[in-house]
Predicted 3D model of RNase P RNA and transfer RNA as a complex of 444 nucleotides. Its mean pLDDT, the model's own confidence on a scale to 100, is 81. It holds a member of the Rfam family "Bacterial RNase P class A". It is annotated as a ribozyme. Rfam describes the family as follows. Ribonuclease P (RNase P) is a ubiquitous endoribonuclease, found in archaea, bacteria and eukarya as well as chloroplasts and mitochondria. Rfam links the family to the GO terms ribonuclease P activity, dimeric ribonuclease P complex and tRNA processing.

RNA sequence: GGAGUCGGCCAGACAACCGCCGUGUCGUUGAAUCUUCACGGAGGAAAGUCCGGGCUCCAUCAGGCAGGGCGCCAGGUAACGCCUGGAGGGCGAGAGCCCAUGGAAAGUGCCACAGAAAAUACACCGCCCAAGCGCCACGGCGCCGGUAAGGGUGAAAAGGUGCGGUAAGAGCGCACCGCGCGGAUGGCAACAUGCCGCGGCAGGGUAAACCCCGCCUGGAGCAAGACCAAAUAGGGGAGUGCGUGAACCUGAGUUCGCACCGCGCGCCUGAGCGGACUCCCGGGUAGGUUGCUAGAGGCGAUCGGCGACGGUCGUCCCAGAUGAAUGGUUGUCCACGACAGAACCCGGCUUAUUGCCGGCUCCCGCU
RNA sequence: GGGCCCUUAGCUCAGCCUGGUAGAGCGCUUGCUCGACACGCAAGAGGUCACUGGUUCAAGUCCAGUAGGGCCCACCA
Numbered sequence: 001g002g003a004g005u006c007g008g009c010c011a012g013a014c015a016a017c018c019g020c021c022g023u024g025u026c027g028u029u030g031a032a033u034c035u036u037c038a039c040g041g042a043g044g045a046a047a048g049u050c051c052g053g054g055c056u057c058c059a060u061c062a063g064g065c066a067g068g069g070c071g072c073c074a075g076g077u078a079a080c081g082c083c084u085g086g087a088g089g090g091c092g093a094g095a096g097c098c099c100a101u102g103g104a105a106a107g108u109g110c111c112a113c114a115g116a117a118a119a120u121a122c123a124c125c126g127c128c129c130a131a132g133c134g135c136c137a138c139g140g141c142g143c144c145g146g147u148a149a150g151g152g153u154g155a156a157a158a159g160g161u162g163c164g165g166u167a168a169g170a171g172c173g174c175a176c177c178g179c180g181c182g183g184a185u186g187g188c189a190a191c192a193u194g195c196c197g198c199g200g201c202a203g204g205g206u207a208a209a210c211c212c213c214g215c216c217u218g219g220a221g222c223a224a225g226a227c228c229a230a231a232u233a234g235g236g237g238a239g240u241g242c243g244u245g246a247a248c249c250u251g252a253g254u255u256c257g258c259a260c261c262g263c264g265c266g267c268c269u270g271a272g273c274g275g276a277c278u279c280c281c282g283g284g285u286a287g288g289u290u291g292c293u294a295g296a297g298g299c300g301a302u303c304g305g306c307g308a309c310g311g312u313c314g315u316c317c318c319a320g321a322u323g324a325a326u327g328g329u330u331g332u333c334c335a336c337g338a339c340a341g342a343a344c345c346c347g348g349c350u351u352a353u354u355g356c357c358g359g360c361u362c363c364c365g366c367u
Numbered sequence: 368g369g370g371c372c373c374u375u376a377g378c379u380c381a382g383c384c385u386g387g388u389a390g391a392g393c394g395c396u397u398g399c400u401c402g403a404c405a406c407g408c409a410a411g412a413g414g415u416c417a418c419u420g421g422u423u424c425a426a427g428u429c430c431a432g433u434a435g436g437g438c439c440c441a442c443c444a
Base pairs, nucleotide, nucleotide: 001363002362003361004360005359006358007357008356009355012333013332014331015330016329017328018327020041021040022039023038024037027034043339047350048349050348051347052346053345054344055221056220057219058218060271061270062269063268064267065266067217068216069215070214071213072086073085074084075083076082087101088099089098090097091096102212103211107210108209109206110205111204124151125150126147127146128145132143133142134141135140159177160176161175162174163173164172178201179199180198181197182196183195184193185192186191225290226289227288228287235281236280237279238278239277240276243258244257245256246255247254248253260275261274262273263272283443284442285441297316298315299314300313301312302311303310304309334337368440369439370438371437372436373435374434377393378392379391380390387424395411396410397409398408399407417433418432419431420430421429
């Protein structure tokens, strides 16, 4: 200097003037939306809405089925499909990166085309013909058969290499490698092993196919929900139920029991609660307040931990709009400004994107 | 703001659940029929299965992400 990889930071700066939203405040006022001053005023992704939680409502709670999600191990966390550390596998020359990574010896399904055969090996070419039978010109040939070494097909062909063995062959036998089972050792565990023993090898792939195992899981969402005001036809239709007994009571009615119906997407059961519930067609208003921002909050120090993170102390208040606020003009400077605008709030993931800094790896050149 | 769905030929759609050759109708082109046209008959062309990755031997189909498009959700009685 180049190529690569990992991590972090910033998000044009400063000043003046004119505006916008919010909070507090001075003044005027019946009260102010008027006015003075001060302070605060978009993001790392505010985005996609892909996960998880808080919050609110569906009276509530428990169990089972179904449905959905997740899936190596340990930890972190309010929780997670996120994060950290580790294990195993893969990619790369390396720094490093990636993995939905439980079970295919519980069962079922599928594996097109090609190929003899796609999973209980039913053998196309080939090799052999030792044993049995037939023919013979005595070289051999055929039948019945044996074989899975070689060829060929395919994404995938039933452990690999070598030696022995055989008619030819074959884990048929042996050595090494691989594999499986049991043990030992190390580790919390996943798992690992120049360890010990047993087994000739059975068990191809696919679970982002059904499924099995383990764990988690009610639904809807701030247009949730609460309050005030205004207006109207407090309307019409369909379906299920509105039952009954006893006691009290002049009566209206009240209480209790049984039955019926409804009650956290679907189904069932139990406790409990309620007496109504569901759907469709019409009518009116389209105003205000609240939820609405102090929070699993930010920053700093210190302690524990490899780390994610947690504990303690100090300090700070940092947007709350509702046709929806961040803008405009001028001046100076620079690296000349990318992606992009909060809408109940957080923790993540993913996607878009400018510039700068640092660690590490590889290559080239020079000293 | 929140919830849900779709994208396959020029147009409207099937195929996806259960992976293996991409199809139907209308339209288009050519030929036949007719004096000529329409209708009819025969043949043919036409596809980035929205895009990018992953799983798999193999993806329109299964799983993620991205892009584009569409629908629904106010209050009162």